[in-house]
RNA sequence: AGAGUUUGAUCCUGGCUCAGGAUGAACGCUAGCGGGAGGCUUAAUACAUGCAAGUCGAGCGAGAAAGUUUUCUUCGGAGAACUGGAAAGCGGCGCACGGGUGAGUAACGCGUACACAACCUACCUUUUAGAGGGGGAUAGCCUCGGGAAACUGAGAUUAAUACCCCAUGUGAUUAUGUUUUUGCAUAGAGAUAUAAUUAAAGAUCCGUCGCUAAAAGAUGGGUGUGCGUAUGAUUAGAUAGUUGGUGAGGUAACGGCUCACCAAGUCAACGAUCAUUAGGGGGCGUGAGAGCGUGAUCCCCCACACGGGUACUGAGACACGGACCCGACUCCUACGGGAGGCAGCAGUAAGGAAUAUUGGACAAUGGGCGCAAGCCUGAUCCAGCCAUCCCGCGUGUAGGAUGACUGCCCUAUGGGUUGUAAACUACUUUUGUCAGGGAAGAAACGCUAAUAUUUAUAUUAGCCUGACGGUACCUGAAGAAUAAGCACCGGCUAACUCCGUGCCAGCAGCCACGGUAAUACGGAGGGUGCAAGCGUUAUCCGGAAUCACUGGGUUUAAAGGGUGCGUAGGCGGCAUUAUAAGUCAGAGGUGAAAGCCCACAGCUCAACUGUGGAAUUGCCUUUGAUACUGUAGAGCUUGAAUCAGGUUGAGGUCGGCGGAAUGUGACAUGUAGCGGUGAAAUGCAUAGAUAUGUCAUAGAACACCAAUUGCGAAGGCAGCUGGCUAGACCUGUAUUGACGCUGAGGCACGAAAGCGUGGGGAGCGAACAGGAUUAGAUACCCUGGUAGUCCACGCCCUAAACGAUGCUUACUGGACGUGUGGUCUUCGGAUUGCGCGUCUGAGGGAAACCAUUAAGUAAGCCACCUGGGGAGUACGUCGGCAACGAUGAAACUCAAAGGAAUUGACGGGGGUCCGCACAAGCGGUGGAGCAUGUGGUUUAAUUCGAUGAUACGCGAGGAACCUUACCUAGGCUAGAAUGCGCGUGCCGGUUUAUGAAAGUAGACUUUCCUUCGGGACACAAAGCAAGGUGCUGCAUGGUUGUCGUCAGCUCGUGCCGUGAGGUGUUGGGUUAAGUCCCGCAACGAGCGCAACCCCUAGUUUCGGUUGCCAGCACAUAAUGGUGGGGACUCUGGAGCGACUGCCGGCGUAAGCCGUGAGGAAGGUGGGGACGACGUCAAAUCAUCAUGGCCUUUAUGCCUAGGGCUACACACGUGCUACAAUGGUGCAUACAGAGGGUAGCGAAGCCGCGAGGUGAAGCCAAUCCCAGAAAGUGCAUCCCAGUUCGGAUUGGAGUCUGAAACUCGACUCCAUGAAGGUGGAAUCGCUAGUAAUCGCGCAUCAGCCACGGCGCGGGGAAUACGUUCCCGGACCUUGUACACACCGCCCGUCAAGCCAUGGAAGCCGGGGGUGCCUGAAGAUGGUGACUUUACGGGGAGCUAUCUAAGGUAAAACUGGUAACUAGGGCUAAGUCGGAACAAGGUA
Repeated sequence: AGAGUUUGAUCCUGGCUCAGGAUGAACGCUAGCGGGAGGCUUAAUACAUGCAAGUCGAGCGAGAAAGUUUUCUUCGGAGAACUGGAAAGCGGCGCACGGGUGAGUAACGCGUACACAACCUACCUUUUAGAGGGGGAUAGCCUCGGGAAACUGAGAUUAAUACCCCAUGUGAUUAUGUUUUUGCAUAGAGAUAUAAUUAAAGAUCCGUCGCUAAAAGAUGGGUGUGCGUAUGAUUAGAUAGUUGGUGAGGUAACGGCUCACCAAGUCAACGAUCAUUAGGGGGCGUGAGAGCGUGAUCCCCCACACGGGUACUGAGACACGGACCCGACUCCUACGGGAGGCAGCAGUAAGGAAUAUUGGACAAUGGGCGCAAGCCUGAUCCAGCCAUCCCGCGUGUAGGAUGACUGCCCUAUGGGUUGUAAACUACUUUUGUCAGGGAAGAAACGCUAAUAUUUAUAUUAGCCUGACGGUACCUGAAGAAUAAGCACCGGCUAACUCCGUGCCAGCAGCCACGGUAAUACGGAGGGUGCAAGCGUUAUCCGGAAUCACUGGGUUUAAAGGGUGCGUAGGCGGCAUUAUAAGUCAGAGGUGAAAGCCCACAGCUCAACUGUGGAAUUGCCUUUGAUACUGUAGAGCUUGAAUCAGGUUGAGGUCGGCGGAAUGUGACAUGUAGCGGUGAAAUGCAUAGAUAUGUCAUAGAACACCAAUUGCGAAGGCAGCUGGCUAGACCUGUAUUGACGCUGAGGCACGAAAGCGUGGGGAGCGAACAGGAUUAGAUACCCUGGUAGUCCACGCCCUAAACGAUGCUUACUGGACGUGUGGUCUUCGGAUUGCGCGUCUGAGGGAAACCAUUAAGUAAGCCACCUGGGGAGUACGUCGGCAACGAUGAAACUCAAAGGAAUUGACGGGGGUCCGCACAAGCGGUGGAGCAUGUGGUUUAAUUCGAUGAUACGCGAGGAACCUUACCUAGGCUAGAAUGCGCGUGCCGGUUUAUGAAAGUAGACUUUCCUUCGGGACACAAAGCAAGGUGCUGCAUGGUUGUCGUCAGCUCGUGCCGUGAGGUGUUGGGUUAAGUCCCGCAACGAGCGCAACCCCUAGUUUCGGUUGCCAGCACAUAAUGGUGGGGACUCUGGAGCGACUGCCGGCGUAAGCCGUGAGGAAGGUGGGGACGACGUCAAAUCAUCAUGGCCUUUAUGCCUAGGGCUACACACGUGCUACAAUGGUGCAUACAGAGGGUAGCGAAGCCGCGAGGUGAAGCCAAUCCCAGAAAGUGCAUCCCAGUUCGGAUUGGAGUCUGAAACUCGACUCCAUGAAGGUGGAAUCGCUAGUAAUCGCGCAUCAGCCACGGCGCGGGGAAUACGUUCCCGGACCUUGUACACACCGCCCGUCAAGCCAUGGAAGCCGGGGGUGCCUGAAGAUGGUGACUUUACGGGGAGCUAUCUAAGGUAAAACUGGUAACUAGGGCUAAGUCGGAACAAGGUA
């Protein structure tokens, strides 16, 4: 110090979350030791038991037990004296301290600083003065009673430092005077005179300790005041002793503290009152600080002591371990009455996530009493329990590599890791154990002695005293011996692999993980972090500049009030005088201690503790300074206003007037439609519409001018004209003299719609009606039409009331336009003001953008914001006739919501361009029959895959068996195949039984080669590697389809931008093309395009058999058959050829155009191969390969049979047809490319034919398949279900093959179905193409081939053109899409869950008010009774006040509730389709 998270990516805004520190903590797992601290945060709930405040015999009376002596004795004991001093009592002091708790309290309670001229203070210190005389009681004790007890009554008697009276009076108080002096308003201090009132106590060890009065000090308190000290305005008014005065009472003291009377005040927006919450401070936690949070332990103050009230005593209390009363609760009871108060220390119960021992000691410190010894002290000091926190120590150290074994992982004969870790060797001994020694804390008091000085007193020496504790500490001994866990390992955040699981189980702080390869779940191995602890949870601060004083914002992200006027407040021009409030400086006081910080010191260190310093930023007093601010005085003119002269405008308001248009009415002309729409219909019209003309009338709005114009504070304002009225601007040597700016509350204005009353009503037009559209159409469109729109008056008070930009002032570059003034002018213009605009700098901004009209630079004031939703909602209040407006939450819920810009994609956005995309043509499909594939269905099985385009004559270029993966049945289990290794010698042949076969069980017979090592082959036992067309194409490689042979896709450097990105690649042309040219912050380059490759079209040259045969020969019935030949055809090598090269036109160029030339071929000549970055998780695990998973007497292997060929049906692709451009018969012509030895198979012969027989030739330019067909010639058929068409079926055959039943092809004879050109729709093709005709080949025993792949023959039509459909490319635009429009997304309804509002009511709570009653107590009155007290006291009676209680009506605030309302959330519900593109009606 930051990080994660909104997006495809980016910048910003903004919330959520994390890393740090802390705790009186709790929980989980774990646990060796020591030191120091801390330990009921909840029920101020209730408490058993013990203890926590007593002491003094040197105040008093009395005196138990016990002891000594003595007397008596029944020998048990009794009496006396002395000592002794218990329990209890009177009296004194203490009990008001110490200890606990935080309920109450928002307050002079606390903090701080002052004040008391308005006060008190026992014990203590100092000083002064004093203590004379007298009196009667009372407790105890004793006697007699009451009562269960607690307790209590009566009588007799007694003491005091208890009580009372008298005297004295320095003094004190009061009253009346005199006088001095001071201050702070009342006034205070001192001196003095007179009068009245008022004191005392003794004890004694003889040292002293006490007593009374007074003064002073110290200490402790009381009271008052300034300042500071929580939230809410959805609490705005509160207050009757209230505010003040006079008088009286009361108090230690002032005071409405209380009372009587008088006055009517007092507090409050600088927040009264009310409500809620809360002890305050020093401090503590955190933080850089400012702050924020907090108030445990320790210290100070306050309050409280079961709830409430009250006083008594006392120096001090309205009293924690005192009293009285009321109340609640508990206990005892003999039922009549009584007792009690742990928020003291322990402890118990309860509550709770949770907090300890019914311990020791007064040794120390401190307190009370006492002369003292001493006693008391749950204060305190210690110990016990608890890892609750802080600090320290240890669990060993060094060496040790066959890098051991195990475990785990892997690419697995091996390697890595655990890991120097272990073993092993050497060493050490903290801690623990055992043994021995052993503190400091202790010095006083006291006692004894001494010294000093006059006793007192002080000093010195010795003695006495330790709970903790035989503890700390020290020494010794043995021995690695006694001692490691917890959390985490996807990112943030240090740390990775395997297995299991399979959106399950689970995890999770945020993002998120898990749906078969999970570093995120669970386990393991390994690792990381911390460590006697580690994690989790809760809370606080921090990070968060995310409430911003330090230190934020408001055009579009949340946020400028709709606008003005103006009150309070805040801020305020120039110069000067005074003052010194703010301000600044010096000094003084205070700011407790502890804590924090620094230094030093003590425990072995540290924590901890001690000493000193600093700090305590504050408050008060005082002295000084006077720049600035304030205040007061007197000035100035530049801010502001006024005046004079002019200018300007749809500024406002009230009247008058005008024309066009529209509607309506009347009349006229006139006839069949008008009107309306995408198209229609409703509507109007023969009772005369629409249209046209004339006249009349009504209401509303003001065309052109008109503009980026003007005016106004905003809303807003538009025909012309008049009255009234407001403003702005310009000019001026005029006037005043800071009069100013802003503006919380307040007041006024405030579009449209709406409301009230009364008018008005032409057009338009919510609602409504009808017609259309539509699946629906409560809409969009059409025809009508009421409120309303208009006027007057009164309300409402809201808008995207917007420049989404508050007002004022100053400053900061330019350019251009325009409205309205002034000045100058050479009439061109220049210049100076005030407005309205556009563009561009600096600067600003997240960017878009703003930019003298700021969103720049500054100042002043106001308003507003703090994640999204819930919600501008609920409740409350205010306003309103209502509608509604203003103010304005929470629960709950999400991790986002949002702004600007970028790249894509998309649009029923735009522009440009291309393609058999449309159009123009030709031929098909869709109808029929058959073939084939698919779906579906069926089945034991109908194996599997392919499924829009991009599956469906596809994988399959050959399913009768095999293939074959499927089904049924029978068998095998290291297996059907291959390799390695070991042994044997078989194998094979013949044959028997059984079986469907595979096989099983037998019989007979029996090796080859050899370099002699062995090998070939076969078998058998064990073994190593089996096998799988089982799953996952969403784990993969490879291959393939498609966009698409579309023209695109990128990179380097530079430049631009905060960035994602852009530029280049856009633009102007051109092209088939990102092809090329030109321009340009780009310059270059790569993958694509094109070319290079192959075939084809021309030609040259070389070569010439099996091809060819012109010329020369031979032979034949005839044929290149033969000798020869290389001319030609052909063949196959190498070349040439085409490049817009030439010409003309157009053009800057690229290039385009031309029936151009030449040429076999002309603008890529035709065809093929060739497929950029990428898209579709496209296809394939069944071609093959392969990770993982599954299977192993089976999901493997063998065999037989069956199935893949099923069949109501649906679809795709084809073949054959429906006929005359045809069918049939006869005759006859012309190809190319292929194939052939398990082959092609000639001739000949046989068969109607398929074919058979036969065997020549051929490993092929030689032989064979092999007859090409359409065509041509002749003949026939005559428009018909035919001489078309051939399905189907019957019969007879041929061929292949072990085998044609399921299930082959072909031949012959017979049979002769549908079908007469095919609905909606849809496909192919632009030239040697479509259409048409045949031939060949692969696979293959044969073939379901009409399929596929090739080959040639003959051979068309059409393209105006790019509006539309489909697909694509580029540029641009919008976007809420990015899984990218097959996107996103809204609302009702239905279901579940959650919190909330309303609600008849029901149940509480605290506070206030009125009335009634009223304990204890206080005050007053009275007081016949009582009293040693007599001007006194008390009982009693009585008046007032009062806690509590009762009652009544309101207010406030909670809980709950039938029913009800909306809201939020929730994988796959319903209905629509509102928004995002022109979102299909912006």
This is a predicted structure of a 1482-nucleotide RNA (small-subunit ribosomal RNA) from a metagenome. It matches the Rfam family "Bacterial small subunit ribosomal RNA".